[in-house]
Molecule: transfer RNA
Organism: Phototrophicaceae bacterium
Formats: sequence, structure tokens, C1' cells
RNA sequence: GCCGCUGUAGCUCAAUGGUAGAGCGCCCGCCUUGUAAGCGGAUGGUUAAGAGUUCAAUCCUCUUCAGCGGCU
Repeated sequence: GCCGCUGUAGCUCAAUGGUAGAGCGCCCGCCUUGUAAGCGGAUGGUUAAGAGUUCAAUCCUCUUCAGCGGCU
């Protein structure tokens, strides 16, 4: 330099055009003499950034950025 993959909540991952969810975590409560475990509730995202297509974009197209891999 060229090609490919990935980027979503604090972490690990879903959702593949129609108002973004789960588990873990954090917080509160119940339970316990107390802690852990268990149970219930609450909390948290400008979907890496910008632009385009569309009535509507996490999803399709382009550019940039970051990480990873391959080729030279």
C1' cells in the first nucleotide's frame, strides 16, 4: 500500500428495514443473628463519527476513525 472482518448499556452478546432487549454488574427492598446464596423491583444506550437512500435505518450505500486478521 491492497483486501477482509468487527464496532450496540459498565462488561459479554441479541435484535438484519417498523419506537433497541437479555445475562452479568451497580442501587433499593425481602429473607438471615450477620454475610453469601436465593427472590422481587429499579437503573443504564446520540447503536464509533459524518453523509446518502427510504414514509421509516442498529440493519442498505459511501466516507472517516479505532481494533483484529490476511496478502505484497